[in-house]
Context: one part of a larger RNA
RNA sequence: UUGGGUUUAAAGGGUGCGCAGGCGGCGCGUUAAGUCAGCGGUGAAAUGUCGGGGCUCAACCCCGGCACUGCCGUUGAAACUGGCGUGCUUGAGUACGGAUGAAGCGGGCGGAAUGUGAUGUGUAGCGGUGAAAUGCUUAGAUAUGUCACAGAACACCGAUUGCGAAGGCAGCUCGCUAAUCCGCAACUGACGCUCAUGCACGAAAGCGUGGGGAUCGAACAGGAUUAGAUACCCUGGUAGUCCACGCAGUAAACGAUGAAGGCUAGCUAUUGGCGAUAUACAGUCAGUGGCCAAGGGAAACCGAUAAGCCUUCCACCUGGGGAGUACGCCGGCAACGGUGAAACUC
Numbered sequence: 001u002u003g004g005g006u007u008u009a010a011a012g013g014g015u016g017c018g019c020a021g022g023c024g025g026c027g028c029g030u031u032a033a034g035u036c037a038g039c040g041g042u043g044a045a046a047u048g049u050c051g052g053g054g055c056u057c058a059a060c061c062c063c064g065g066c067a068c069u070g071c072c073g074u075u076g077a078a079a080c081u082g083g084c085g086u087g088c089u090u091g092a093g094u095a096c097g098g099a100u101g102a103a104g105c106g107g108g109c110g111g112a113a114u115g116u117g118a119u120g121u122g123u124a125g126c127g128g129u130g131a132a133a134u135g136c137u138u139a140g141a142u143a144u145g146u147c148a149c150a151g152a153a154c155a156c157c158g159a160u161u162g163c164g165a166a167g168g169c170a171g172c173u174c175g176c177u178a179a180u181c182c183g184c185a186a187c188u189g190a191c192g193c194u195c196a197u198g199c200a201c202g203a204a205a206g207c208g209u210g211g212g213g214a215u216c217g218a219a220c221a222g223g224a225u226u227a228g229a230u231a232c233c234c235u236g237g238u239a240g241u242c243c244a245c246g247c248a249g250u251a252a253a254c255g256a257u258g259a260a261g262g263c264u265a266g267c268u269a270u271u272g273g274c275g276a277u278a279u280a281c282a283g284u285c286a287g288u289g290g291c292c293a294a295g296g297g298a299a300a301c302c303g304a305u306a307a308g309c310c311u312u313c314c315a316c317c318u319g320g321g322g323a324g325u326a327c328g329c330c331g332g333c334a335a336c337g338g339u340g341a342a343a344c345u346c
Stems, first nucleotide, its partner, number of pairs: 004317003007300002012314001014201004021194003025088007033081002035077008048066007091191001092188003096183005103177007110154001114150008125136002162169002206247006216240001220236004258313006266291009295302002319346003328339004
């Protein structure tokens, strides 16, 4: 490279948008670039192959035919692909009418809990553990009542639920923004799919500047445990955890399963619509689960939310270790990230 693969064996990019590129619905007309056919030219010789011949045979050599799968020109064909023109509505989108949700951003408000301060009651313990001790407490703790302040998070509802591209999103309320679904079939008329490079978003931890600091709590200190205990347990506790702005750009960023479209028995639960007078039964569209037919799979299992049967595009894999390391380059304030080998070894 061909071929084969990517849930779990190596392998789906963390996610989206999207230029180039690749691919692209139904009909008619036209063109003739791709495509197909005829003819002409060319495709040196040697080599190859077929037939014949010469060295006693063969190797070798000679003669003739073919081939040289190609290229160029020319004359045609018009199904398919492409180009051009024209039309269509089922793909895609818009409008209209409804609906939904912890989707996002900003503001306001609330109660419980925790901690602290003040004060009242009250007296000898509290706390913590397997058991203890460190720690707190007669300068009155713990417990309990009242008042106040602070920061952070929102019990119950809560679900096998919902929303979002992913990360993720949960007290109530107001404003702004976005999305999805259903119905209808008025409008546009293929406007689509995918997407290297690129751009944007991207948990937690981390970094910079400024604020905030209740709780929890790396580091650290002490108490235990232990042979030791730089741990697990306990008492404290700094950074951090929270906010604003900026950076960072990684995760078992997972469904370990890329996106889009078509096709292939059913049963059952549930969320949001539609339809009918209706909470019932059944239907239908979109979603979320469970079990399975066919089929697939090494099996586990998957099975209309496919890992089945197909099409298009992108990404990625090619024995283990060395190694996601070294070097170089790019990015970053740094931490580090991206790209990413080889020797050697089994």

RNAcentral holds the full RNA, with entries from ENA. Predicted 3D model of a 346-nucleotide part of an RNA (small-subunit ribosomal RNA, central domain) from an uncultured bacterium. The coordinates come from a structure-prediction model, not an experiment, and the mean pLDDT is 87. Rfam family: Bacterial small subunit ribosomal RNA.